Small-subunit ribosomal RNA, 5' domain from an uncultured bacterium, 500 nucleotides, folded computationally.
Its mean pLDDT, the model's own confidence on a scale to 100, is 82.
Context: one part of a larger RNA
RNA sequence: GACGAACGCUGGCGGCGUGCUUAACACAUGCAAGUCGAACGGAAAGGCCCCAGCUUGCUGGGGUACUCGAGUGGCGAACGGGUGAGUAACACGUGGGUGAUCUGCCUUGCACUCUGGGAUAAGCUUGGGAAACUGGGUCUAAUACCGGAUAUGAACUGCCUUUAGUGUGGUGGUUGGAAAGUUUUUUCGGUGCAAGAUGGACUCGCGUCCCAUUAGCUAGUUGGUGAGGUAACGGCCCACCAAGGCGACGAUGGGUAGCCGGCCUGAGAGGGUGAACGGCCACAUUGGAACUGAGAAACGGUCCAAACUCCUACGGGAGGCAGCAGUGGGGAAUAUUGCACAAUGGAGGGAACUCUGAUGCAGCGACGCCGCGUGAACGAUGAAGGCUUUCGAGUCGUAAAGUUCUUUUAUAUGGGAAGAUAAUGACGGUACCAUAAGAAAAAGCCCCGGCUAACUACGUGCCAGCAGCCGCGGUAAUACGUAGGGGGCUAGCGUUGUCC
Numbered sequence: 001g002a003c004g005a006a007c008g009c010u011g012g013c014g015g016c017g018u019g020c021u022u023a024a025c026a027c028a029u030g031c032a033a034g035u036c037g038a039a040c041g042g043a044a045a046g047g048c049c050c051c052a053g054c055u056u057g058c059u060g061g062g063g064u065a066c067u068c069g070a071g072u073g074g075c076g077a078a079c080g081g082g083u084g085a086g087u088a089a090c091a092c093g094u095g096g097g098u099g100a101u102c103u104g105c106c107u108u109g110c111a112c113u114c115u116g117g118g119a120u121a122a123g124c125u126u127g128g129g130a131a132a133c134u135g136g137g138u139c140u141a142a143u144a145c146c147g148g149a150u151a152u153g154a155a156c157u158g159c160c161u162u163u164a165g166u167g168u169g170g171u172g173g174u175u176g177g178a179a180a181g182u183u184u185u186u187u188c189g190g191u192g193c194a195a196g197a198u199g200g201a202c203u204c205g206c207g208u209c210c211c212a213u214u215a216g217c218u219a220g221u222u223g224g225u226g227a228g229g230u231a232a233c234g235g236c237c238c239a240c241c242a243a244g245g246c247g248a249c250g251a252u253g254g255g256u257a258g259c260c261g262g263c264c265u266g267a268g269a270g271g272g273u274g275a276a277c278g279g280c281c282a283c284a285u286u287g288g289a290a291c292u293g294a295g296a297a298a299c300g301g302u303c304c305a306a307a308c309u310c311c312u313a314c315g316g317g318a319g320g321c322a323g324c325a326g327u328g329g330g331g332a333a334u335a336u337u338g339c340a341c342a343a344u345g346g347a348g349g350g351a352a353c354u355c356u357g358a359u360g361c362a363g364c365g366a367c368g369c370c371g372c373g374u375g376a377a378c379g380a381u382g383a384a385g386g387c388u389u390u391c392g393a394g395u396c397g398u399a400a401a402g403u404u405c406u407u408u409u410a411u412a413u414g415g416g417a418a419g420a421u422a423a424u425g426a427c428g429g430u431a432c433c434a435u436a437a438g439a440a441a442a443a444g445c446c447c448c449g450g451c452u453a454a455c456u457a458c459g460u461g462c463c464a465g466c467a468g469c470c471g472c473g474g475u476a477a478u479a480c481g482u483a484g485g486g487g488g489c490u491a492g493c494g495u496u497g498u499c500c
Base pairs, nucleotide, nucleotide: 001499002498003497005496006495007494008493009492012372013371014370015369016368017367018365019364020330025328026327027326029325030324031323034075035074036073039072040071042068043067046066047064048063049062050061051060052059053058054057082283083282084281091208092207093206094205095204096203097202098201101200102199106196107195108194109193110192111191112190113189114148115147116146117145123138124137125136126135127134128133154175155174156173157172158171159170160169162167209255210254211253216246217245218244221243222242223241224240225239226238228236258280259279260278261277262273263272264271265270285306286305287304288303289302308319309318310317311316336362338361339360340359344358345356346355347354348353375405376404377403378402385396386395387394388393409441411436412435413434414433415432419427444489445488446487447486448485449470450469451468455484456483457482458481459480465472466471
């Protein structure tokens, strides 16, 4: 000098930031991912219309589709948000490579969107179960599912050209795709191919902590051939063959640790660090696995196992806050079970719109930084009082009182935004402005032996105590305690911890 700090004393206001560093401990409760009726069959609840009955606002029946519970289907749920347990590794940083690769939505270009079929959920009905849930029968729709037709430049493959090479160009053979809906028109879509953009995947050079009181390590190990698998190269996996591969330029083992942009310090070199913000990675009670999908080995999906918790009719089930709040616990220590989608952004939708604890705001904490205030001018009988005293006086001290002013902030009243472009403002009657009254409501903490700015008195008497180092205290203590005075910083001041 610095801090995500804590503790002690003290505490007026505002702005901007910031706030579980410990138990990746366990979690009550609420919310955090839905949306689309312009894909579909429909009508359970509500609204509206009509009819009937009387109990005069209810019941029953029919219609409508304003809407819409549940269901089929599409897209999203792989983003956003959290945490740092693991990881010493192509994990990260930086610079390359892919003639070894994928990419939904988006953009551009070319071509197409023909013709058929069988189901099934919901519904109705009937069972099982305490529940979670689940079985049978029957009916039905689609942009759900499955056939057929059409086709290149697509895929696979043979030959020629060019290339170091699987790339480019030319020419033959085989395979194979589409779906409608809405509207008055528009529109929004679907399929194939090519390209772009974006986002990934793989691979390589270099860099990245400590221990040698860790010296040898390795059998899918190292390489080859063939087959499999993958979007793709590859011992990635398998069969066979060979015996290799790494290592004092530190292998292997052990310990510790997310990495970086940055941040702190320093003249720099360097040292320390990785909170907040941004990029990447890993994880989601613990361990394992795949499914769906363009994308996951998926925090609020599935399955299995384990520990724990809860429900149970004992047969069986349910759960996962390292999302936002909040609770217990641990701890020196860290906040509200708040408001709003108004803005920015995201998902769905043609849109209106819906959802969004992302986000925007508010609340709490002097936790940090910055700004402001606690009054200003005049005022000597140098008042009273305190302290000291050589008893003359000195000092607190223009300080107070008193006189004349001012009103920042705070208070009260009135007005009142920008943020929004037509509408829409949580913040918020906030910021800000005007007026009013009155010095009114607002100063402490540490230190005073030297280092180190600042001295006397009394008390105590190696006691009580102080102390960062030297050291102080045993009867005249500037070092302990108190008082007066002084010094420093100031809504803070000290102490402790850590780093330079």